Predicted 3D model of a 1502-nucleotide RNA (small-subunit ribosomal RNA) from a metagenome. RNAcentral holds the sequence, with entries from SILVA. The coordinates come from a structure-prediction model, not an experiment, and the mean pLDDT is 85.
[in-house]
RNA sequence: AGAGUUUGAUCAUGGCUCAGAUUGAACGCUGGCGGCAUGCCUAACACAUGCAAGUCGAACGGUUCAAAUGGCAGUUUACUGUUCUUUGGAUAGUGGCGGACGGGUGAGGAAUGCAUAGGAAUUUGACAUAUAGCGUGGGAUAACCCGGGGAAACUCGGACUAAUACCGCAUAAUCUCUAAGGAGGAAAGUCUGGGCUCGAAAGACCAGACACUAGAUGAGAAGCCUAUGUUGGAUUAGCUAGUUGGUAGGGUAAAGGCCUACCAAGGCGACGAUCCAUAGCUGGUCUGAGAGGACGAUCAGCCACACUGGGACUGAGACACGGCCCAGACUCCUACGGGAGGCAGCAGUGGGGAAUAUUGGACAAUGGGGGAAACCCUGAUCCAGCAAUGCCGCGUGUGUGAAGAAGGCCUACGGGUUGUAAAGCACUUUCGUUGGGGAGGAGAGGCUACGUGUUAAUAGCACGGAGAAGAGACGUUACCCAAAGAAGAAGCACCGGCUAACUCUGUGCCAGCAGCCGCGGUAAUACAGAGGGUGCAAGCGUUAAUCGGAAUGACUGGGCGUAAAGGGCGUGUAGGCGGUUAGAGAAGUUGACUGUGAAAUAUCUGGGCUUAACCUGGGUGCUGCAGUUGAAACUGACUAACUCGAGUGAAGUAGAGGGAAGUGGAAUUUCCAGUGUAGCGGUGAAAUGCGUAGAUAUUGGAAGUAACAUCAGUGGCGAAGGCGACUUCCUGGACUAGAACUGACGCUGAGGCGCGAAAGCAUGGGGAGCAAACAGGAUUAGAGACCCUGGUAGUCCAUGCUGUAAACGAUGAGUACUAACUGUUGAUAUUGAAAGAUAGCAGUAGUGAAGUAAACACGAUAAGUACUCCGCCUGGGGAUUACGGCCGCAAGGCUAAAACUCAAAGGAAUUGACGGGGGCCCGCACAAGCGGUGGAGCAUGUGGUUUAAUUCGACGCAACGCGAAAAACCUUACCUACUCUUGACAUCCUGCGAAUCUUUAAGAGAUUAGAGAGUGCCCGAAAGGGAACGCGGAGACAGGUGCUGCAUGGCUGUCGUCAGCUCGUGUCGUGAGAUGUUGGGUUAAGUCCCGCAACGAGCGCAACCCUUAUUCUUAGUUGCUAACUAAUUUAUUAGAGUACUCUAAGAAGACUGCCAGUGAUAAACUGGAGGAAGGUGGGGACGAGGUCAAGUCAUCAUGGCCUUUAUGAGUAGGGCAACACACGUGCUACAAUGGAUAGUACAGAGGGAUGCGAAGCCGCGAGGUGGAGCGAACCCCAAAAAGCUAUUCGUAAUCCGGAUUGCAGUCUGAAACUCGACUGCAUGAAACUGGAAUCGCUAGUAAUCGCAAAUCAGAAAGUUGCGGUGAAUACGUUCACGGGCCUUGUACACACCGCCCGUCACACCAUGGAAGUGGGUUGUACCAGAAGGCGGUAGCUUAACCCUUCGGGGGGAGCGCUGACCACGGUAUGAUUCAUGACUGGGGUGAAGUCGUAACAAGGUA
Repeated sequence: AGAGUUUGAUCAUGGCUCAGAUUGAACGCUGGCGGCAUGCCUAACACAUGCAAGUCGAACGGUUCAAAUGGCAGUUUACUGUUCUUUGGAUAGUGGCGGACGGGUGAGGAAUGCAUAGGAAUUUGACAUAUAGCGUGGGAUAACCCGGGGAAACUCGGACUAAUACCGCAUAAUCUCUAAGGAGGAAAGUCUGGGCUCGAAAGACCAGACACUAGAUGAGAAGCCUAUGUUGGAUUAGCUAGUUGGUAGGGUAAAGGCCUACCAAGGCGACGAUCCAUAGCUGGUCUGAGAGGACGAUCAGCCACACUGGGACUGAGACACGGCCCAGACUCCUACGGGAGGCAGCAGUGGGGAAUAUUGGACAAUGGGGGAAACCCUGAUCCAGCAAUGCCGCGUGUGUGAAGAAGGCCUACGGGUUGUAAAGCACUUUCGUUGGGGAGGAGAGGCUACGUGUUAAUAGCACGGAGAAGAGACGUUACCCAAAGAAGAAGCACCGGCUAACUCUGUGCCAGCAGCCGCGGUAAUACAGAGGGUGCAAGCGUUAAUCGGAAUGACUGGGCGUAAAGGGCGUGUAGGCGGUUAGAGAAGUUGACUGUGAAAUAUCUGGGCUUAACCUGGGUGCUGCAGUUGAAACUGACUAACUCGAGUGAAGUAGAGGGAAGUGGAAUUUCCAGUGUAGCGGUGAAAUGCGUAGAUAUUGGAAGUAACAUCAGUGGCGAAGGCGACUUCCUGGACUAGAACUGACGCUGAGGCGCGAAAGCAUGGGGAGCAAACAGGAUUAGAGACCCUGGUAGUCCAUGCUGUAAACGAUGAGUACUAACUGUUGAUAUUGAAAGAUAGCAGUAGUGAAGUAAACACGAUAAGUACUCCGCCUGGGGAUUACGGCCGCAAGGCUAAAACUCAAAGGAAUUGACGGGGGCCCGCACAAGCGGUGGAGCAUGUGGUUUAAUUCGACGCAACGCGAAAAACCUUACCUACUCUUGACAUCCUGCGAAUCUUUAAGAGAUUAGAGAGUGCCCGAAAGGGAACGCGGAGACAGGUGCUGCAUGGCUGUCGUCAGCUCGUGUCGUGAGAUGUUGGGUUAAGUCCCGCAACGAGCGCAACCCUUAUUCUUAGUUGCUAACUAAUUUAUUAGAGUACUCUAAGAAGACUGCCAGUGAUAAACUGGAGGAAGGUGGGGACGAGGUCAAGUCAUCAUGGCCUUUAUGAGUAGGGCAACACACGUGCUACAAUGGAUAGUACAGAGGGAUGCGAAGCCGCGAGGUGGAGCGAACCCCAAAAAGCUAUUCGUAAUCCGGAUUGCAGUCUGAAACUCGACUGCAUGAAACUGGAAUCGCUAGUAAUCGCAAAUCAGAAAGUUGCGGUGAAUACGUUCACGGGCCUUGUACACACCGCCCGUCACACCAUGGAAGUGGGUUGUACCAGAAGGCGGUAGCUUAACCCUUCGGGGGGAGCGCUGACCACGGUAUGAUUCAUGACUGGGGUGAAGUCGUAACAAGGUA
C1' cells in the first nucleotide's frame, strides 16, 4: 500500500466482498511447563446453608467460673460446705464509639447526573494547633426478683438498683440573640503512680494519661450555585399557573418558588422547547497516518440503587445493602389467633443462556473499626484452587549420517518424491521426575533492664541505643545441588483466483463446498479420501462484534448536463456573506506568564524479577479550560468621511411583455334559395355513413363559433409557465448616451407569500371545427388497438379551485477574471455625399484556443479559474409506496420509511452481430426464357411401423441413388442355435515335430477320432544348433464394428472461389481500440490509380500447373494415304511415302501491345483494327483468417471408461430385402417434333490374361459352340444412338404406355425359396402433361441421344466419364433470397432462433388495512388515603424545673382526636406503543406452467 466482482472487451460511476488490528468472548479439533493478568456481557430472576461489623469490664450495676489468704459451720483431721477480701477470666443488660467506611450492582436517570473552569450564602464526629474550663445538686430506669399473656415472635404489670444514661443550679467567652438597655448560654468521669498532710478505712489530696465542655484556627470531608460541553428522532412544533418575576413571611447548616399569601404577566422554543426512544458519566480502551469512528469489562474518580413503592427517626454525617415504620408482590413458620425474611457482600444453589470459577486458607503483610493496651473483628485484603480466557517466556532435542533403505504416493516405467527425513553412530539434559539443601516478604509494637528530657517523682510520657523471646496463610515457596535417561511432551487450518501452497483416486448438477467471484451434469489442482506442500504453533480454525481498508457522509477529503443528485419560476423574512479611507476601542485573533488539567494509562529514559510480559523511579505529554498582561494587520461593534457597487429623476429606443374594450377578412360547418343528376365519401383494399324525400358539385344570401395564412427569421418580449390579425385605453420590465443627485442603500435566501402548460373539478354561459368515452365498419387467430364513418364530455368565455409536467439548456442565483473568428437583433458614438466602414455596449446563434471532462462534449451565454449564499445526492429493487401529518370539493398533491430481496443496477465510448434503418455493389438471386419435380407406375434412399433380428452411422441449406466404386453364401458388424477359452490374430518361454499333401468315419458345420505319403534351407567333419512353419503346455497378454466425434489427431462438409483476413513500425486515443483496410474513380477481385498520418509487409485474388482452341519444329509405328507403283478378293491390301489427319515432345502466340473516344493528362472503360483466339479466350486442379462443440472413435490412429469361459473367436441357418403409410432422389411415360417396320451414315473416351474373345455354325432370343487374334494407336469388347431415307398408324387409353402376372427358358455361381440379371410367348395396370408449392440452366450451355468405365462370379433406372445433335432469353435491379463495403440505431454479445413486459395458476417469505381482542407506558378529572413529619387541640396522662397557702398550680412533654400533604389502590375518559385477528391489498422470491407480445432496430402505430 491494495485486491476480487457489472462488460465480448474498455474507461469512469457505484455497491458488495476480502487481506489487518482487536475482544471480559463462545464453539470445533488438539493440548508439555512456568510467570503475569482476567473470568455472569443473559434474569436489577428466585435463593437452601455458612460466613461478610463489631468492640470497650480502664463508663455502670450485676451475674458467673477459677485460684489464693482468712473467718464460720460440719466432721471422717484434711476434707466438705459457706462467707468476706484479693487476683485472673467470661459477659446478658444499661452506656460509649463504629454499623453513612470498606464491599456489590448499573435498574433508573438525557439532567437534582457527569466532565472542565469558576463562585458564595454554609456545616463538619474523630484528627492537628493553641486558649478557657471540668464547680455543685437531683430524680429515674434496664438488668436482677415476683406475677401474668402467647404456639412462637415477643410482651404486660408490680417492686429494687447503677453510671461517662438523664435533668437542674453555678460560672463563662473573640459564643448566640438584641429594641444596643440587656438577655441567653456547657461539662463526666475512669485508670495509673504517689513523698509530705488529713482520714478508722475507703479515700481525700497531688501528678500523669485517656476522656468531657466551650468557642477559635487548620486539615480533610460534605452540601449549594453559575458557564460551557454531553445520543437519536420534526412522521414530536408549540410548552408552561408555582409556571416567570416581585413583596412579606416560613423553612434550611446554607442562597433560592424550596414552601405559603398577595401583586404583576411573564418564562422557554427552528441556535430545536415539549414529547418519544435509547443510555450510568469520566480518566480511559480498541482502531486509525491523522482527523475521526466505536466502546465505557478489569483499575481509578463521581453518581445512582439495595425485593417494589412511600416515609421519616437516630446521628457530625443516612432519608441508611447485612437499621426502623407503612403499603404491595413473593417465600417460609404457625396451635390459624399471628409472626419471620430480603446474597446487585464472599462462596454456593436453581433458573436463564453460546457462555463465565472454590460452599478453600489466613489475618503473616497492607488497610479499616473498637480498645489505654494486650488484643478482638475484618469473604476489605493477601494467598491458594479451577479455566490455554488473554499476554509473555521456555521446551518437545543437537551434530553426523546416501545403501539416497523399507514403506507410502506419483510415473512418460527410465525414474521422481517423502528425504538427512528415519535407522545407525556420537553428544547434551533446559522443562518434567526423584532425592537433598534453601533465601526474602518481619519491620514496628510489646517485654526486660539502661540513658536523656519532662516531673516532687525511681509514675507516666517522649527520644536513644542494648538484650532476650515470639509471630509466615502462601509453603513440599522462589532459587541452588545431585541422579537417571532422548528418555515424558505437536497439533490445527489451508493449497481455483483474491492468497503462500498440486497431484492421484472416488463421486458424476448426486453427495457436497462456498467470504466474494463461483465449483460439481465421467478425465473436478474448488466435493470426499490419500500422498505431497504452505502457513501458524501449545495452539490452530470457525462464529459473533468494533475500527480500518471506505475519499462509501468527504473538517482534513466527494459530488449534482448524460452515472444518484439544481427546488417549475419569482418575491422576500430570519440567517450567512459583503466596496474605499481614517480614527478610537479590543469581542474574535495572536504573544508571554500564572493556575488547573487526580493517580493509573500513553510516551521517553533509568531500575527490579535469568529475559519478556509484569512491577517501579524520574521526565514529557494530556492538543483543554480559566486568569493576568501585551499587540492591533485582518474580521466584528463604534465614530467620521468617499464614490467605482446599487439606486433616483430628466432625454431617447425596440418589442407576439401583461390586462380591458372594440373592429376585420379568409376558411370550415349549418340554414335558405337557384342550377343540376346519380352518385358522393372513404381506404392498402373495402365497408359502415350520406344521397332520387335530389346528395356530392356549383351560384347567391344568412347565422354562429373558434383560430388569426402570407409577413416569420438558430428574429423579438417575459422570472418561469408562456406570448402572434387590427385599433384604442390602462400597465410592468429592459436597453442606450452623458451630466446631476443619494451615499453601500448590496448579493443570496431556510420558513412565508405570489405566479404557475395541459388535463381535471365547481357554478353559469357558449359550442363552428376537432375530439377521450361510446357506437358502427374494417383488419386480425383474437383486435377491448393502429385505419375508416359518426360522436359526448372537453377544447372557448366568466368566476373559483387544483399546483402538477422530459415545468429541459435534463445545466440554481450573483460577482470578477481568462485567445480569436463568423452571423444576427436593439439603440448609440465617430467617420462618410451616399452605400457603408470603425468602436464600445445590451441580447441571441455558430466555430474554436487554453483549460476542464469518464467520455460524449463545454468553451466569455463555461461544464474554465475563483469567491458568496441556497437547494439536493449517497447501490439496485421494495418505493413518484405504506403509516402518520398538512393541503384539496374530489381526483389527488406535499412530506416520507421499514421488513424483505439481489450482486449488481446505471453512464459514456469500442468491436461485432442484428434491424419489417439508409446508401453503393455483386450472384441463374429475381426478372426474361427453356426443361423439370410435386399427380401415375416402377427403382432407390429415409422416416414410421413390424420383427428373434429387421446391424450401425448421416437429419434444414450442408441427412435421405449418402458411408455402400455392388447384402443370395461371404461381405456382416444384427438375430437364433451349436461350439472354443492364452484364444481366429501379435511377442516372449519350453517340449515335440520340418512344412506340406492324400484319405476314412461321425456331425448342419465348426469340430472330433483315425490312416497314409513326405523331408527340404543355413552353419558344422559329426554330434548338434539356427531360420521359417505346425502341434502340445504355463503365464505375461491377445481380442472388442463395446461407450464417449462434447476428451482427441487426421480427413471432410459448409458459408465460398465470397474478397476478404492480418502483422511490423509510426501516429491518434486514459483505454477497449482506431488509423493503414476509410474517401474519389475502377475492377471478376483489398484489381489497379489518385488522394490521405501513415509507410511497408504477410496469407488470400491474379499469375505460375494441367487440359482445350491456332500455327510451327522434331519424330513417323501399330497411326495416316495426297502423289507414284503393283496386284487382286476393290478393302491402305501390298510396296512406297511422311505431304495431310493424327500421335507426343518442344516452341510460338494475347500483352489493353496498337488506333480512336471517354476519363483527372491516372487506373481503366467503350468501340475498332489485326488475329485461330481479345480484354481472367473456355474448362480443371488450387479453398485465406475464421464459423457451425458441423460430420466421422464403424477407414485409420488415439486418451479415458467398460468387457475377459465373453461385449472376444468359430460354424450353420435367418436378417439387413418385412409393409397400412409419409417424404426425398431418379427411371419410364402419358404420345404424331411420336410409335412401329425396313434400309442407311457419322463419334469420343475407355477396358481386356482367373481377361477381352473375332470369323464361322446352332437357337426366335437370352445364349451356346468355336477358338483366330490380342498384355493391345496392331486383336477384341463394338452395334454407337438420336440423325437421314421410305412405308404405316390418325387422336384412340390407341400399333401410345409398359407395370403386374402366368408359362417356358438362358447365364453366373457349392447354392438364385426367402433374394439375381436376362430371353421368348402370353397378360396389358395406372397415367391423357400433373394443386399449393418448388428445382436446374446464360453457350457448345439447357434440352435431347447413345457409348464406356469403376465396383463385380453374377447383379444399375445409381455414380463417374465420353462424345453426337444443339436452342431460347437477360429490359433491368423495384421486390423475395444469399453475400460484400460504408453509414445509422440498439436495452443484443449463447449476438433477433437475441432480449424482454404484464395478468393468471402453484409454493414460500416479510409487510399494509381490518370488526375487534390482550398487554405496556402516559395525560386529565374525581374518589380514597397507610405510615410519617408538620399544623391545631376544648379530651386523657405526666419523676426532675418554677411557684406554692404544701391542698395544689404552672410550664413543657406524651397519648388521643383532628387539618393540609401524600404512596398503594379505585372510577371515568383520552393519547401512545406492542402483540394478535376471520378476511383482504399490493410486494418479493422460485431450471423447464398458461395467455398474449408492451419495450429494445423506424421493434413493425417512433